[in-house]
RNA sequence: GGGAUGAACGGGCAAACUCUCCGAAAGGGGAGGACGCAAAGCCACGGGCCUACGGUGUUACACUACGGCAGCCGGGUUGCCAAG
Numbered sequence: 001g002g003g004a005u006g007a008a009c010g011g012g013c014a015a016a017c018u019c020u021c022c023g024a025a026a027g028g029g030g031a032g033g034a035c036g037c038a039a040a041g042c043c044a045c046g047g048g049c050c051u052a053c054g055g056u057g058u059u060a061c062a063c064u065a066c067g068g069c070a071g072c073c074g075g076g077u078u079g080c081c082a083a084g
Stems, first nucleotide, its partner, number of pairs: 005084001012037002017032006035071001041077003045074003048069003054064004
C1' cells in the first nucleotide's frame, strides 16, 4: 500500500404513512416523516415479483411487456472513516 471482517468517530440514506405532481396501472418525482440499511450508492445482465393502457383469446375472465420493482436474490461497478 492492497484485500476480508468491521468496534468507534463523523456522518449518510430513508420504509410505512401524509400532502402534492406524473402515470391506464404497477410505480416514480418533490416536501414532511423514520421502519430499517455498512453500500438501502449506481447499473435491468440472470432469476423472481408487480401492473396490463394496448394486443390476443375460449371474452364471467384469462394470457401477454415494449411498462415497472436495485429496500427480493444473484451478478457488475464505484465508494467515506477506521480499533482489533